[in-house]
RNA sequence: GGUCGGCCAGACGGUCGCGUCGCGCGAAAGCGCGCCGAGGAACGUCCGGGCUCCGCAGGGCAGGGCGGUGGGUAACGCCCACCCGGAGCGAUCCGCGAGAAAGUGCAACAGAAAGCAGACCGCCGGCCUCGGCCGGUAAGGGUGAAACGGUGGUGUAAGAGACCACCAGGGGCCGUGGUGACACGGCUCGCUGGGUAAACCUCGCCCGGAGCAAGACCAACAGGGGAUGACAAAAGCUGCCCGCUCAGUCCCCGGGUAGGUCGCUAGAGCGGCACGGCAACGUGUCGCCGAGAGAGAUGGCCGUCGACGGAGGCUCACGCCUCCUGGACAGAACCCGGCGUACAGGCCGGCC
Numbered sequence: 001g002g003u004c005g006g007c008c009a010g011a012c013g014g015u016c017g018c019g020u021c022g023c024g025c026g027a028a029a030g031c032g033c034g035c036c037g038a039g040g041a042a043c044g045u046c047c048g049g050g051c052u053c054c055g056c057a058g059g060g061c062a063g064g065g066c067g068g069u070g071g072g073u074a075a076c077g078c079c080c081a082c083c084c085g086g087a088g089c090g091a092u093c094c095g096c097g098a099g100a101a102a103g104u105g106c107a108a109c110a111g112a113a114a115g116c117a118g119a120c121c122g123c124c125g126g127c128c129u130c131g132g133c134c135g136g137u138a139a140g141g142g143u144g145a146a147a148c149g150g151u152g153g154u155g156u157a158a159g160a161g162a163c164c165a166c167c168a169g170g171g172g173c174c175g176u177g178g179u180g181a182c183a184c185g186g187c188u189c190g191c192u193g194g195g196u197a198a199a200c201c202u203c204g205c206c207c208g209g210a211g212c213a214a215g216a217c218c219a220a221c222a223g224g225g226g227a228u229g230a231c232a233a234a235a236g237c238u239g240c241c242c243g244c245u246c247a248g249u250c251c252c253c254g255g256g257u258a259g260g261u262c263g264c265u266a267g268a269g270c271g272g273c274a275c276g277g278c279a280a281c282g283u284g285u286c287g288c289c290g291a292g293a294g295a296g297a298u299g300g301c302c303g304u305c306g307a308c309g310g311a312g313g314c315u316c317a318c319g320c321c322u323c324c325u326g327g328a329c330a331g332a333a334c335c336c337g338g339c340g341u342a343c344a345g346g347c348c349g350g351c352c
Stems, first nucleotide, its partner, number of pairs: 001352008010305007018037002021034005039329001043340002046338005051211004063207005068082005083097001084095004098202002103200002105196002120141002122137007149167006168192002170189008215262004223253006235245003269288008309324006
C1' cells in the first nucleotide's frame, strides 16, 4: 500500500421533562418513590417463515418464482463448503452459473458478403475487340465485436480437413479419483455446428388467499318494533262501558356497531462454556430478561472530557503545545430469519 472479517456508534455528572409497570397516598383528578424504556440498520417492505381467519377430495391447465453440486435451516430467492468460467503478481473478488447439437425469433455501424455463408481487391483457368466478360478459389489483403479451428506439408491451374502430421476444442466408448458438480487419463470419430433464453420456448423443482386495522371474548346509550299492561286503585281520547294510547316490565332490531379486554411479547430469544462439524450450523449445560403502546413516550439545557475537522506556533522529522468547533445514517408498532440500501468516524484481527 492492498484485501477480507469482527466490534463500537460519543463518555460521565447535574437539572427540567415524557411513556409502560410496581408500591404508597388520595373520594377522584392526580402526586411521590422505584425498575425499565430504540437500531445496526428499528429503514425499504424485496424474499422466507411462525401465528390468525377464510378456502380446499384428488388430478390437470393457466399464472408466478427458482436453476452448477453437496450441505445448513422452520423456511428462503438466504448462508457455508466445493466445482466451473472470468479479473488480479497475489491475498481476494465477480458470475440472473439448466438447455443455443429441439424449434421459432432478434442483432446498430462497417463490410462485396453475417447464419443450409460470402467473390470487393488479389490468385488461377478460358475467351476476345487488350480492356473487360465467364468460371474456379476463402490460402493472401481489407471491414468488423464476430468472417466457419491453428501451424506446417501433400496436393492442385490456383486452392480447400480434400488428404497427412502435430496442437486446440467437441462427440462417443472405457478406466481412475470424488457423495456429487467435476477433474485426470486411454481409445476412437476430421466432427470444427458463432451470440442471445432478465426473447418466445424446453426441462426439473417449488408455490392456495388475505393479513394483528389478522382474529377471539365482553358489550352499550339514543332511536324503532312487538308482547304485557292483570285483582282494588290509576293519566289522555270521554260523563260511563269497551277499545286505543301512555307509564312500568320483558323480548327483538339498532349491532355483535361505539367502547373495553385479550392477541402483545419469554422467543426458531440473548450471552458464556463444552462437544460434533473445514464451515454454515447443531447438541448439551449454566446464566440473563431487554420497549411494548391511544396513530404512537424514549427529549431539551448546562458542566467536564472527547473522536474527527480548522487555524497558529515549535521541531530536520516522528511528533508536541495553544485556540475554535463539537459526532454520521436514522428511529420500534404482531414476532422472527434474511437480503438490499444509508452511514461522521473509530478500534481490533487474519492474509497478500

Predicted 3D model of a 352-nucleotide RNA (Bacterial RNase P class A) from uncultured Microbacterium sp. The RNAcentral record of the sequence draws on MGnify. Model confidence (mean pLDDT): 79 of 100.